[in-house]
Context: one part of a larger RNA
RNA sequence: GAUUGAACGCUGGCGGCAUGCCUAACACAUGCAAGUCGAACGGCAGCAUGACGUGUAGCAAUACACGUUGAUGGCGAGUGGCGGACGGGUGAGUAAUACGUGGGAACCUUCCCAAUAGUGGGGGAUAGCCCGGCGAAAGCCGGAUUAAUACCGCAUAAGCCCUAUGGGGGAAAGCGGGGGAUCGAAAGACCUCGCGCUGAUGGAUGGGCCCACGUCCGAUUAGCUAGUUGGUAGGGUAACGGCCUACCAAGGCGACGAUCGGUAGCUGGUCUGAGAGGACGAUCAGCCACACUGGGACUGAGACACGGCCCAGACUCCUACGGGAGGCAGCAGUGGGGAAUAUUGGACAAUGGGGGAAACCCUGAUCCAGCAAUGCCGCGUGUGUGAAGAAGGCCUGCGGGUUGUAAAGCACUUUUGGUGGGGAUGAAAUGUUCAGCGCUAACAUCGCUGAGCUUUGACCUAACCCACAGAAAAAGCACCGGCUAACUCUGUGCCAGCAGCCGCGGUAAUACAGAGGGUGCGAGCGUUAAUC
Numbered sequence: 001g002a003u004u005g006a007a008c009g010c011u012g013g014c015g016g017c018a019u020g021c022c023u024a025a026c027a028c029a030u031g032c033a034a035g036u037c038g039a040a041c042g043g044c045a046g047c048a049u050g051a052c053g054u055g056u057a058g059c060a061a062u063a064c065a066c067g068u069u070g071a072u073g074g075c076g077a078g079u080g081g082c083g084g085a086c087g088g089g090u091g092a093g094u095a096a097u098a099c100g101u102g103g104g105a106a107c108c109u110u111c112c113c114a115a116u117a118g119u120g121g122g123g124g125a126u127a128g129c130c131c132g133g134c135g136a137a138a139g140c141c142g143g144a145u146u147a148a149u150a151c152c153g154c155a156u157a158a159g160c161c162c163u164a165u166g167g168g169g170g171a172a173a174g175c176g177g178g179g180g181a182u183c184g185a186a187a188g189a190c191c192u193c194g195c196g197c198u199g200a201u202g203g204a205u206g207g208g209c210c211c212a213c214g215u216c217c218g219a220u221u222a223g224c225u226a227g228u229u230g231g232u233a234g235g236g237u238a239a240c241g242g243c244c245u246a247c248c249a250a251g252g253c254g255a256c257g258a259u260c261g262g263u264a265g266c267u268g269g270u271c272u273g274a275g276a277g278g279a280c281g282a283u284c285a286g287c288c289a290c291a292c293u294g295g296g297a298c299u300g301a302g303a304c305a306c307g308g309c310c311c312a313g314a315c316u317c318c319u320a321c322g323g324g325a326g327g328c329a330g331c332a333g334u335g336g337g338g339a340a341u342a343u344u345g346g347a348c349a350a351u352g353g354g355g356g357a358a359a360c361c362c363u364g365a366u367c368c369a370g371c372a373a374u375g376c377c378g379c380g381u382g383u384g385u386g387a388a389g390a391a392g393g394c395c396u397g398c399g400g401g402u403u404g405u406a407a408a409g410c411a412c413u414u415u416u417g418g419u420g421g422g423g424a425u426g427a428a429a430u431g432u433u434c435a436g437c438g439c440u441a442a443c444a445u446c447g448c449u450g451a452g453c454u455u456u457g458a459c460c461u462a463a464c465c466c467a468c469a470g471a472a473a474a475a476g477c478a479c480c481g482g483c484u485a486a487c488u489c490u491g492u493g494c495c496a497g498c499a500g501c502c503g504c505g506g507u508a509a510u511a512c513a514g515a516g517g518g519u520g521c522g523a524g525c526g527u528u529a530a531u532c
Stems, first nucleotide, its partner, number of pairs: 001532004006528005013379006019372002021337001026335003030332003035082003040079002043075002047073003050069008089290003098215007107207002112203003116199004120154001122152002130143005160169003174195006182189002216262003223253003228250008265287004269280004292313005315326004343369001345368003351365001352363004382412004392403004416473001418468005426459001431453008476521005481502003487516005497504002
C1' cells in the first nucleotide's frame, strides 16, 4: 500500500446492490418448514344443495323451522397410490471408503422418451364404521361385518430367467368422458377416446464400483501387518473383489517416509503480488460427510433415512407412579458463550419442486419486505455576488497580522428529504367461446394449433414523471518533532502524560493538556486484529 463475513471509539443525510453466529456440532419455550390424489376404495363426522315427511305463515305460488335420506357438490378419520432419499441446514468427523484431473468394466436406475407384446378368468381377507373391555394419558385388546388400482392363486409368455438344450419357471387393474345401431326390465353389455397396469428392448437421467496421478505438519514417530498378502472352492451383492467362510501357501507395506501422532471437509475460486509464489476456502456453484450420542436393520427404484422405525445412553418434559413423550447443524425466535452477527414479517404474483386428468392444494425452496454505514458504488449538505477587509476569537515587535469572501447583506436554484397528484415492466398462463386439423361409426368426447373474451401482483404508500413550499432538514474524524502533508500561544514542570520506530516531558515543550490556526480524508474517520 492493498484486503476483511470484522470488532471497538467518535460521528452520522439519502439511495442502489451485496453481505450479516467466524465463538458452544451448547441447550431449546412457541409457531410454521411435506404433502397430495374422491378420475383407486368402502364410506359419510362436519358444511352446502336437492328430494321426501311434519309443523307455522299465506287464498296460492312460496318462505321459514324441525326430522329423514350419501341422491348431489364436496369431504374429517380410514384403506390404497405417488412423494416424504428432492429441496433446506451444518462442517463435528475424515489426510483418504474424501476431493480434483484422467481413464476403466463386472452393475442398478421410480418418474420421462422411442418402439413392442399383452391387459383373460377367479378367490380369501383386512382397516374404517358398529359392539364390548382395559388405561390418568399415550394407547391397547377382543368380537361381528365390508371395499379396492390392497393381497393371493389359475390361464397365457414373442421377447425374459434357469438349463444337463430334452425341458422347466414367471405378469397384469382398473378408473373416467362420450355415444349411433344391436342386446338388456334396469344397471349395463358393446363401440370409442383419455389416463392407468404388466412383460420385455433401446435411450436419457441419476447412482454404485475399480485404477493412475496430485492434495498440510512432525523422524524428539522406524519399523507396521494374521483376513494380514495371494491362490482354490463356496457364500453374498445390483455388481467386481478377503466383501465373508473353509482349506492351502507365506506373503504384503516401508527413508520415493510405511505405521503412529497433530491439524484439516475438498474443489471451482477469494485476497495479495509485476510475476513466480504466499495466505485463505464466508457469501455463490460442484462433490463429500453428518442430523441429541452410539449401534441396527425395515420399507423402497433409490436410505441404512434431519422433521421414519427399533435398541442402548445422557438430558428435558408429563404422570393418577402403573407408564408415556421429545430431539431447530430447516425459517423466525429464546437462554448461554462471545469483541461480535438481524424479524417469533408478507406472498405463493414470478421461477422451481411434490401430488393431481385438471381446476387446484402444499412449498420458511424461492421471491420480497424489516434491522445493521458491515462492505462497494452514486448523490447531497447549496450557487453567484459581496471589503466597511465588520464584530468576536487568536497572535503581536502594538504599527498591525490572521480567521477571511469566510460571515452578514443582496440576487438565485430546489437534487435529496417533506406534502399532494399521476404511474409502467415483472403476466406467460389458467378458464371460456369459436374456427381448423387429428382420433373416431360419429358433427359427442378428447388432443393440438389459431383467433376473440374474461381473470390472476406479495413487493406496492414501490421504480419513474409532474406540481407546491422553502437555504430551508443534513459534517465529522484523525493528525500537525522526523519518517509524513500541516505552527504558534497558554498551562504543566522527568509530574501529569505521549509513543508505530527514533524518542518527548527535570520553567521559554512546534512531541504532554487546552486554545487559535493549519493539513489529510470525508458520511465517514481513526484504533485494534488478521493476510499478502
This is a predicted structure of a 532-nucleotide part of an RNA (small-subunit ribosomal RNA, 5' domain) from a soil metagenome. The prediction has a mean pLDDT of 86.